[in-house]
RNA sequence: CGGGCAGGUAGUCGCGGGCGAGUCAUUCGAUGAGCCCGAGGAAAGUCCGGACUCCACAGGGCAGGGUGAUGGCUAACGGCCACCCGGGGUGACCCGCGGGACAGUGCCACAGAAAGCGAAACCGCCCCACCGGGCUUGUGCACGGCGGGGUAAGGGUGAAAAGGCGAGGUAAGAGCUCACCGCGCGGCUGGCGACAGUCGUGGCAGGGUAAACCCCACCCGGAGCAAGGCCAAGCAGCAGGCUGGGCGGCCCGUUCAAAGCCUGCGGGUAGGCUGCUAGAGAGGUCGGGUAACCGGCCUUCCAGAGAAAUGGCUACCGGCGCGCGGCGGUAACAAUGCGCGUUACAGAAUCCGGCUUAUGCCCGGCUU
Numbered sequence: 001c002g003g004g005c006a007g008g009u010a011g012u013c014g015c016g017g018g019c020g021a022g023u024c025a026u027u028c029g030a031u032g033a034g035c036c037c038g039a040g041g042a043a044a045g046u047c048c049g050g051a052c053u054c055c056a057c058a059g060g061g062c063a064g065g066g067u068g069a070u071g072g073c074u075a076a077c078g079g080c081c082a083c084c085c086g087g088g089g090u091g092a093c094c095c096g097c098g099g100g101a102c103a104g105u106g107c108c109a110c111a112g113a114a115a116g117c118g119a120a121a122c123c124g125c126c127c128c129a130c131c132g133g134g135c136u137u138g139u140g141c142a143c144g145g146c147g148g149g150g151u152a153a154g155g156g157u158g159a160a161a162a163g164g165c166g167a168g169g170u171a172a173g174a175g176c177u178c179a180c181c182g183c184g185c186g187g188c189u190g191g192c193g194a195c196a197g198u199c200g201u202g203g204c205a206g207g208g209u210a211a212a213c214c215c216c217a218c219c220c221g222g223a224g225c226a227a228g229g230c231c232a233a234g235c236a237g238c239a240g241g242c243u244g245g246g247c248g249g250c251c252c253g254u255u256c257a258a259a260g261c262c263u264g265c266g267g268g269u270a271g272g273c274u275g276c277u278a279g280a281g282a283g284g285u286c287g288g289g290u291a292a293c294c295g296g297c298c299u300u301c302c303a304g305a306g307a308a309a310u311g312g313c314u315a316c317c318g319g320c321g322c323g324c325g326g327c328g329g330u331a332a333c334a335a336u337g338c339g340c341g342u343u344a345c346a347g348a349a350u351c352c353g354g355c356u357u358a359u360g361c362c363c364g365g366c367u368u
Stems, first nucleotide, its partner, number of pairs: 001364005007317007015038005022031003040345001044356002047354005052224004064220005070082004084098001085096004099215002104213002106209003122155002124151005130145003134141002163181002166178003182204001183202008228274004237265006243257005281300008318343007328333001
């Protein structure tokens, strides 16, 4: 770096789901022998992406959020594969929060002479004038002081000071000039491309920061299975009828509704059913592709329950650790065997693809 396993078998006591002989009732149903199935590589975090469902939605824009080299894979992705560039490592290999700093704005502490364009002179180096004392007949010579100017080689500050290094050149210096390296621009070659190589050319452009605002390109409607659909007690509501009261001698009619009874109605709570698990499924094999991945064929069904089952014990066999022992080995080491201990992380809740995190052990390749 890559891959794999996640203890096995038997007995016994249990748990969840489904089918269900038989028995009791015979309308619903109740109970149930027996049989079948019953967690994971991460089921976890809920960090991305989708399926599905409901709501919203003419189109375009703004706001807001996300992503960011290139080519591919995919339902999609911020994932994966391949490749490029940069960085790290002796190396196998690893890491990249990898668009834009000539569109604009902001910030760059401390130190330092100077920190962002006009570069900048603290020390040093060099030249000139004057002054001073010294040597000298004098011209002049070196030294010191002060003033003016040149200089980015050297020192110093700093994360960073106008490319690096060598030579020429110069008063001293400087891409001032030249070779090499680096960089910009252009051509050619190779590559789908990011890009690489090479040739020519320019003496050299110009700080950093975008996980600061921002700009560019692309993507994004919201909520989530407690989504959503169906059925629907009880209570309350509405309508009608019976009944009762008023208009009264009676009937019809009309009106009222405190109480009671009956019928109907819609919404809908509790509750029930559904969504629910056969799917971007799993295993094998063949083919395409460097790979991610895709396709053909065959086989197979593998929890679907609700705040929630998949467990406990015993025996044997495994795995691992320690100790004893010692075949075998020059030695390091160490086979068969014996004893003791131990056997991780963890628990589905609509489903799927990833990422991250937790974790015991085994195997293989490579490097030092």